[in-house]
Context: one part of a larger RNA
RNA sequence: CUGGGCGUAAAGCGUGCGUAGGCGGCUUGGUCAGUCAGAUGUGAAAGCCCUGGGCUUAACCUGGGAACUGCAUUUGAUACUGCCGGGCUAGAGUAUGGUAGAGGGAAGUGGAAUUCCGGGUGUAGCGGUGAAAUGCGUAGAUAUCCGGAGGAACACCAGUGGCGAAGGCGACUUCCUGGACCAAUACUGACGCUGAGGCACGAAAGCGUGGGUAGCAAACAGGAUUAGAUACCCUGGCAGUCCACGCUGUAAACGAUGUCAACUAGCCGUUGGGAGCAUUUAAGCUCUUAGUGGCGCAGCUAACGCGCUAAGUUGACCGCCUGGGGAGUACGGCCGCAAGGUUAAAACUC
Numbered sequence: 001c002u003g004g005g006c007g008u009a010a011a012g013c014g015u016g017c018g019u020a021g022g023c024g025g026c027u028u029g030g031u032c033a034g035u036c037a038g039a040u041g042u043g044a045a046a047g048c049c050c051u052g053g054g055c056u057u058a059a060c061c062u063g064g065g066a067a068c069u070g071c072a073u074u075u076g077a078u079a080c081u082g083c084c085g086g087g088c089u090a091g092a093g094u095a096u097g098g099u100a101g102a103g104g105g106a107a108g109u110g111g112a113a114u115u116c117c118g119g120g121u122g123u124a125g126c127g128g129u130g131a132a133a134u135g136c137g138u139a140g141a142u143a144u145c146c147g148g149a150g151g152a153a154c155a156c157c158a159g160u161g162g163c164g165a166a167g168g169c170g171a172c173u174u175c176c177u178g179g180a181c182c183a184a185u186a187c188u189g190a191c192g193c194u195g196a197g198g199c200a201c202g203a204a205a206g207c208g209u210g211g212g213u214a215g216c217a218a219a220c221a222g223g224a225u226u227a228g229a230u231a232c233c234c235u236g237g238c239a240g241u242c243c244a245c246g247c248u249g250u251a252a253a254c255g256a257u258g259u260c261a262a263c264u265a266g267c268c269g270u271u272g273g274g275a276g277c278a279u280u281u282a283a284g285c286u287c288u289u290a291g292u293g294g295c296g297c298a299g300c301u302a303a304c305g306c307g308c309u310a311a312g313u314u315g316a317c318c319g320c321c322u323g324g325g326g327a328g329u330a331c332g333g334c335c336g337c338a339a340g341g342u343u344a345a346a347a348c349u350c
Stems, first nucleotide, its partner, number of pairs: 004321003007304002012318001014201004021194003025088007033081002035077008049065006091191001092188004096183004103177007110154001115149007125136002162169002206247006215241002220236004258317006266295012299306002323350003332343004
C1' cells in the first nucleotide's frame, strides 16, 4: 500500500466559515480526453514457464514456443465520466406575509437578600460544632425597628421547555443586530456537498494595564480532629470571582457518537407553526410540518444498547486509530508576556 476500524475496547479535530482539492440533479446536441475493441510497431539477450535435444543421469548446456500484463501510432465504438453549447426545476437560494425564542451587543431601571455605616429599643450573651475551641460582645454585641452606602446575583415563573455552530444564554424596559420555523405563490436556474492548509469564535482557571470589591474564597493564619492531619469540620482571610481593553486557546469542550444527503414498522408525551372537524367560548379531536423526549419492529452490536434525532441500509468528503509503559514526554519548529499550548519521536522495558 491493500485490508480493518473510530458510543463504552486504540481512534470524530471544541465549534463554525471557507481556499485548493475530491464529489455532484433531470434532459438534449456536439467532441472523443478518460474508457472499451481491432490493427501495426516496439517491448535486447539471458532468466522464469511450456516443449524438444546433448553430456551414462542430474545440476549444467542448447533449439523452438509462450510470456513480457507496458508504451507509441492508427482505425473504430460512444453507454458512462470529462469538456463545450442549449433547455428544465425536484437540490440550493431570493422575494412576500406571519410566528416563537434565557440567540448576540449597548444603555437604563427594579425588588428581595447578605455585608457595612448612622440612629432608636434592649441586656448578657452571640456564633459555631459530632462535641468544642479559636472568633465577636458591658468601649453595649446577637436580636429587633428606621435610615443610608455599596457590590454581586436575579427567588417564584421553570418545564428530559426555548434559543444558539459550539462554548454558552435566565429580573424588567428601550435601541442596534444574527439565525430558525410555518404558509401560499412568484422568481433565479445546479448557483450544491465536503473541506488539507487558512481564518474566526471558543467554559473555567491563569496573565497584562486600569478600575471595583458586598458575599464567597485557592494561598495563608488560627481553633479542633488525629498516632500524625501540610486534609475533611470551625473562625478569619490576600489573590481571584465583577467591569473595560488586550492576551491565553485548553476541558469528562460529552450524545465520550464529524458534516451533508437518500431510504427503512408503529405507539405515547411535549414546544413552535399551518389546515380541517366540532363547539356559544374555553377545553378537545384528526391531519401536516419543524424541533425536543420516552418505548419499540426489522436490522445492527462483543455485549450494554442503538433503533426516522440510528450505533439500521447506502453514497460524498474530511479527521483520526494500529499492544501496554516510556509519553502527549525529550529534542527541534511555530505560537505565547509568562504559565504554557501545538506539532511530536527514540533508546529501553513487559

Overview
The part of an RNA shown here (small-subunit ribosomal RNA, central domain) has 350 nucleotides and comes from a metagenome. The prediction has a mean pLDDT of 89. Its Rfam family is "Bacterial small subunit ribosomal RNA".